Predicted 3D model of a 73-nucleotide RNA (transfer RNA) from Triticum aestivum.
It matches the Rfam family "tRNA". Rfam classes the family as a transfer RNA.
The organism belongs to Triticum, within Eukaryota.
């Protein structure tokens, strides 16, 4: 120099064949308890890395270019 995977909510990550983005911790209030934890209710949550292309529609399919891994020289 070249190649390969990987980049979804604060965190770990799930998303079939392109058709309205889930979950587990966490967070918040509440309710049990003398208190705290545990525990029960209920809300909180995303520019899906970044621009582009394609489609009637892109988290998914192309492309470029950033970050992160490992290859190969």
């Nucleotide at each position: 120099g070249c190649c390969g995977u990987c980049u979804u909510a604060g965190c770990u990550u799930a998303g079939u064949u392109g058709g309205u983005a889930g979950a587990g911790c966490g967070c918040a209030u509440g309710g049990c308890u003398u208190u705290u934890a545990a525990c029960c209710a209920u809300g909180u949550g995303g520019u899906c890395g970044u621009g582009g292309g394609u489609u009637c529609g892109g988290g998914u399919c192309c492309c470029a270019c950033a970050g992160a891994c490992g290859g190969c020289g």